[in-house]
A computed fold for a 372-nucleotide RNA from a Paracoccaceae bacterium, annotated as Bacterial RNase P class A. Rfam family: Bacterial RNase P class A. Rfam's curators write: Ribonuclease P (RNase P) is a ubiquitous endoribonuclease, found in archaea, bacteria and eukarya as well as chloroplasts and mitochondria. The family's RNA type in Rfam is ribozyme. The RNAcentral record of the sequence draws on ENA.

């Protein structure tokens, strides 16, 4: 210099000129809703997106205990309001590596798969062949699973004993299981007596284990206004020893007086609230490997209500493309021209994944080459 990695920032700048949305003060106008005007101030995102996740908040007389059920989660430890996030470690995997992935408890509860091929796919097996008896050139009978084959995968490998061939049948070593010891809070990790010399895979196949969850949601929900109306009818179930009470039973407390279907009928499409001060952001200090967390101090940074922040002019400009000219080991400066920035827009708010992203800049890290 190149190529990788990972972590974070920022995504056009300054000026005129027209014009929008909101806050707060002050004055004047109007019963009132509201409007004129001046002056201080804000005014779209790192993903506002997706609605995948956790939560605050708001309502419903539910509450605590147990049993299912349907749903999530799945190494250990920490972190937080929570979570399926974050952080740090273990352990598999991929990479040279720096990193990056992991739907990461259990396969000896049970079930249920493993296609074709192949003798035989988990209580396996005999096609090719060794071995050996018999009759006799091919039939049959016994032993063998060691070489070959098949297949994604074959019920350990390697050499050596042994045997008619042969086989952990025996042995030595890799494997494999493995009491126990030593480190670590702990997943685990090193060693390793001892050995029946041995029981494949899938659980991202129902399953088993642990753990966690009540619903529905800002179109929540509360006021004001509105109403022949706090309407009417028919059926069924219960009726205090009783029934309802947000997933199901049971037990024990609790609140309520009915539970359901069906039809006819009145008002509601308006207003105002909920509406932004917050598990907030910023420094800076202490603790912690970090994610966080305590102190101290500083700030106020949208609130529409069919949806405001734009519209024009003018310099400067990233990225590219062209020309020309400087220096050169590399890298690259410097001028003319042309071009004209990705993704994309708040609606109750917060904390997370996730997925798009033109260009720029910073810092660490791993490996390759070369020159002053």
């Nucleotide at each position: 210099g190149c190529g990788g990695a990972u972590g974070g920032c920022u995504g056009g700048a300054u000026g005129g000129c027209c014009g929008c949305u909101u806050g707060g003060u002050c004055a004047g106008g109007g019963c009132a809703a509201c409007u004129u005007g001046a002056c201080c101030g804000a005014g779209a995102g790192g993903a506002a997106a997706g609605u995948c996740c956790g939560g605050a908040c708001u309502c419903c007389a539910c509450g605590a205990a147990g049993c299912g059920a349907u749903g999530g989660u799945g190494c250990c430890g920490g972190g937080u309001a929570a979570u399926g996030c974050c952080c740090g470690g273990c352990c598999g995997g991929g990479g040279a590596a720096a990193c990056c992935c992991g739907a990461g408890g259990g396969a000896c509860a049970g079930c249920g798969c493993c296609a074709c091929a192949g003798a035989g796919a988990a209580c396996a097996g005999a096609c090719c062949g060794c071995c050996u008896c018999g009759c006799a050139u091919g039939c049959g009978g016994g032993g063998c699973a060691a070489c070959g084959g098949u297949g994604a995968a074959a019920c350990g490998g390697u050499g050596g004993g042994g045997u008619a061939a042969g086989a952990g049948c025996c042995c030595a070593c890799c494997g494999c299981g493995g009491a126990c010891u030593u480190g670590g809070c702990a997943a685990c990790a090193a060693g390793g007596a001892c050995g029946g010399c041995a029981u494949g895979g899938c659980a991202a196949g129902c399953c088993c284990c642990a753990c966690c969850a009540g619903g529905a949601g800002c179109a929540a929900u509360g006021c004001c206004g509105a109403a022949u109306a706090g309407g009417g009818a028919a059926c069924c179930c219960a009726u205090a020893u009783g029934g309802a009470c947000g997933c199901g039973c049971u037990u024990c407390g609790g609140u309520c007086c009915g539970g359901g279907u069906u039809c006819c009928g009145g008002g509601u499409u308006g207003g105002c609230a909920g509406c932004u001060a917050g598990a907030c952001c910023c420094c800076g200090u202490c603790g912690g490997c970090a994610a966080c967390g305590g102190c101290g101090g500083g700030g106020c940074c949208a609130g529409a209500g069919g949806a405001a922040u734009g519209g024009u002019c003018a310099u400067c400009g990233a990225c590219c493309c062209u020309c020309g000219g400087a220096a050169c080991a590399g890298c690259u400066c410097c001028g003319g021209g042309g071009u004209g920035g990705a993704c994309a827009g708040a609606a109750u708010c917060c904390g997370g994944c996730u997925u798009a992203c033109a260009g720029g800049c910073c810092a660490u890290c791993c490996g390759c080459g070369c020159g002053u």